A computed fold for a 509-nucleotide part of an RNA from a Betaproteobacteria bacterium, annotated as large-subunit ribosomal RNA, domain I. Model confidence (mean pLDDT): 83 of 100. The organism belongs to Betaproteobacteria, within Bacteria.
[in-house]
Context: one part of a larger RNA
RNA sequence: UGCAUGUGGUGGAUGCCUUGGCGAUUACAGGCGAUGAAGGACGUGGCAGCCUGCGAAAAGCUGCGGGGAGCCGGCAAACAGGCUUUGAUCCGCAGAUGUCCGAAUGGGGAAACCCGGCCCGCAAGGGUCACUGGCGACUGAAUACAUAGGUCGCACAGAGCGAACGCGGCGAACUGAAACAUCUCAGUAGCUGCAGGAAGAGAAAUCAACCGAGAUUCCGGCAGUAGUGGCGAGCGAACCCGGAUAAGCCUUCACGAUUUAGCCAUCGAGUUAGCGGAACGGUCUGGAAAGUCCGGCCAUAGCGUGGUGAUAGCCCCGUACGCGAAAACGAGGUGGUGGAACUAAGCGUGAGAGAAGUAGGGCGGGACACGUGAAAUCCUGUCUGAAGAUGGGGGGACCAUCCUCCAAGGCUAAAUACUCGUAAUCGACCGAUAGUGAACCAGUACCGUGAGGGAAAGGCGAAAAGAACCCCGGGAGGGGAGUGAAAUAGAUCCUGAAACCGCAUGCAU
Numbered sequence: 001u002g003c004a005u006g007u008g009g010u011g012g013a014u015g016c017c018u019u020g021g022c023g024a025u026u027a028c029a030g031g032c033g034a035u036g037a038a039g040g041a042c043g044u045g046g047c048a049g050c051c052u053g054c055g056a057a058a059a060g061c062u063g064c065g066g067g068g069a070g071c072c073g074g075c076a077a078a079c080a081g082g083c084u085u086u087g088a089u090c091c092g093c094a095g096a097u098g099u100c101c102g103a104a105u106g107g108g109g110a111a112a113c114c115c116g117g118c119c120c121g122c123a124a125g126g127g128u129c130a131c132u133g134g135c136g137a138c139u140g141a142a143u144a145c146a147u148a149g150g151u152c153g154c155a156c157a158g159a160g161c162g163a164a165c166g167c168g169g170c171g172a173a174c175u176g177a178a179a180c181a182u183c184u185c186a187g188u189a190g191c192u193g194c195a196g197g198a199a200g201a202g203a204a205a206u207c208a209a210c211c212g213a214g215a216u217u218c219c220g221g222c223a224g225u226a227g228u229g230g231c232g233a234g235c236g237a238a239c240c241c242g243g244a245u246a247a248g249c250c251u252u253c254a255c256g257a258u259u260u261a262g263c264c265a266u267c268g269a270g271u272u273a274g275c276g277g278a279a280c281g282g283u284c285u286g287g288a289a290a291g292u293c294c295g296g297c298c299a300u301a302g303c304g305u306g307g308u309g310a311u312a313g314c315c316c317c318g319u320a321c322g323c324g325a326a327a328a329c330g331a332g333g334u335g336g337u338g339g340a341a342c343u344a345a346g347c348g349u350g351a352g353a354g355a356a357g358u359a360g361g362g363c364g365g366g367a368c369a370c371g372u373g374a375a376a377u378c379c380u381g382u383c384u385g386a387a388g389a390u391g392g393g394g395g396g397a398c399c400a401u402c403c404u405c406c407a408a409g410g411c412u413a414a415a416u417a418c419u420c421g422u423a424a425u426c427g428a429c430c431g432a433u434a435g436u437g438a439a440c441c442a443g444u445a446c447c448g449u450g451a452g453g454g455a456a457a458g459g460c461g462a463a464a465a466g467a468a469c470c471c472c473g474g475g476a477g478g479g480g481a482g483u484g485a486a487a488u489a490g491a492u493c494c495u496g497a498a499a500c501c502g503c504a505u506g507c508a509u
Stems, first nucleotide, its partner, number of pairs: 001508009015494001016459002020430002022427007029419002031161002039101003042055003046079001049075003061095006070083003106115003116129005131158003134154006165196001166194005176183001180230001206213002217244005227235002248411003252351005259345003263336005270329003274323003280295003284291001296314002298302001306316002360384008370396001391406005446453002466493001469480004
């Protein structure tokens, strides 16, 4: 030095586990905000670093309801001091308080700071003061009436935030065409305006084809068809059929009757705390019984689940089932609504109206599956420009016949889309290099001027019983003792692979 055997160190694979994720289903909810949101800063505890809660009334205050013995949130115990059957802690509902920043709104500003006016108050302190729109009042020019403008008032609205879904405006490129320009990617991404719980669309100037249908939306076919297309790459319908769901209406004026909504009262399923809830003992092994054996019992509950010292229907939490609300919300039902006035809708009668710079045309574009094409149809930047029911539009150039509908005003539930979130349930989903980036105080530490990028890190034991005391040592660490079933479970703690490094012995050189 090598090989072998044994025994250790290092290391953290593997196995097992799961507090966390991922994906779904059903129901609910689908908003919050000037009554100051979302999100923060700073405070707040007897001692108080972080998280959580809360706001100078500060881990809390008040009322009502639930509940019934302990409690003063977590890391996290100890000490000190309190509260509580006169019902605490805790849970639910309602209320009070709610610093400063933030739309941030008295002015300013380098967010959480600086500086003011007015009113009330002795003071401490409290209140108020942005802008735009609407409504109302008072004023009020050129200019007589007026109008513009100005001032004031209003618990009238807006502003900002929010995951996706929606409608509109603006609108790429990489890419594909095996290059590239029309084309494609794609009206996508992105930016932006405005919403709603859905949005948008919607009751035929629609289709059809000489038969007829009868608003819209969504799904399955029709069909990768007809078409379109440097007829390349590609793009790509409709009629019609089958389903889901179904709902139709309004307009201007006058009069009349009188109903509904609105408003008030009452009932009210349900939601927001909860309550009851069956039935087991012994033996053996073991540290421990839920395991074994013996004998029972319950079941609308043994196929919902979890825990308890190993695998529990009958130990615990629960589950099936039954029950429950002072308060708030509340689908829906019932009743009322005097006088005057008002809002929306319905009914009856009468009168009236029934859409013009529009339809269409020229030029230039855009949308239609349809790239200008034979190009109908829809929109319109520009220039033009009808008829008016004896009328007009459409039926894919155009004309006739025929058929069909009535534009240039408006409203409309459901079937459809989505999930930041709440509750319950599920998985031939993951199991710590996986699954979210994040199972752990993670969008943290750290990096970057910044936009932004972005980790690693789970497991003692049934229970801390977390090793008193003694010895070596400066300590670290170790040896005894003790605990424990186990300490090669000793806190860098379950299991403990390999690489790598020792020690002992044997053999070889």